Record summary:
Predicted 3D model of a 75-nucleotide RNA (transfer RNA) from an uncultured archaeon. Its Rfam family is "tRNA". It is annotated as a transfer RNA. The RNAcentral record of the sequence draws on ENA. The coordinates come from a structure-prediction model, not an experiment, and the mean pLDDT is 82.
[in-house]
RNA sequence: GCCUUGGUAGCUCAGCCUGGUUAGAGCGGCUGACUGUUAAUCAGCAGGCCAUCGGUUCAAAUCCGAUCCAGGGCG
Numbered sequence: 001g002c003c004u005u006g007g008u009a010g011c012u013c014a015g016c017c018u019g020g021u022u023a024g025a026g027c028g029g030c031u032g033a034c035u036g037u038u039a040a041u042c043a044g045c046a047g048g049c050c051a052u053c054g055g056u057u058c059a060a061a062u063c064c065g066a067u068c069c070a071g072g073g074c075g
Base pairs, nucleotide, nucleotide: 001074002073003072004071005070006069007068010027011026012025013024020058029045030044031043032042033041051067052066053065054064055063
């Protein structure tokens, strides 16, 4: 340098192909219930402007382009 996979919550991931309700799950965090206390269990809450910028569109995490970062392959 070229090809390829990925970047979404504190962490691990789904959702993207096939655009359309308020972007979800598990773990973790906080509050409450339960309890002699903790743990476990149960209920609830908070936490994302979807790597960045631009384009297409009535509408973009999703489609298109460029760039950045990480893994893999080739040279």